[in-house]
RNA sequence: UGAGGUAACCGGGGGAGCUCCGCACGGGGCUGAGAGGAGGCGUAAGCCUCGACCCCUUGAACCUGAUCCGGGUAAUGCCGGCGGAGGGAAGGUUACCGGCUGCCCCG
Numbered sequence: 001u002g003a004g005g006u007a008a009c010c011g012g013g014g015g016a017g018c019u020c021c022g023c024a025c026g027g028g029g030c031u032g033a034g035a036g037g038a039g040g041c042g043u044a045a046g047c048c049u050c051g052a053c054c055c056c057u058u059g060a061a062c063c064u065g066a067u068c069c070g071g072g073u074a075a076u077g078c079c080g081g082c083g084g085a086g087g088g089a090a091g092g093u094u095a096c097c098g099g100c101u102g103c104c105c106c107g
Base pairs, nucleotide, nucleotide: 001099004097005096006095007094008093009092010091011056012055013054014053017030018029019028020027021026037050038049039048040047041046062087063086064085068081069080070079071078
């Protein structure tokens, strides 16, 4: 003098599919980090808040194209393509680790 890395916290973004049990956000199976854990609203469809999990521009978290294309599966964004295509959260604090240069001292 100090790029960068990791973690935690505050802040921000996001998804919750397929299938069986007659239905169920009640239970089982598939993929996955996560597939509804708590509370509330609604006649219902569904919605809101919190939690868990993932992601925050070095951005494939996630959304769009898409009622898309190929493969496979009991079935499904299940796998691959589409595709580094378009969009997408650009904030802060703390702790630890850590690079380089010069000079001085000791061996």
A computed fold for a 107-nucleotide RNA from a Candidatus Bipolaricaulota bacterium, annotated as TPP riboswitch aptamer (THI element). Of the family's consensus pairs, 100% are formed in the model. It matches the Rfam family "TPP riboswitch aptamer (THI element)". Rfam's curators write: Vitamin B(1) in its active form thiamin pyrophosphate (TPP) is an essential coenzyme that is synthesised by coupling of pyrimidine and thiazole moieties in bacteria. Rfam links the family to the GO term thiamine pyrophosphate binding.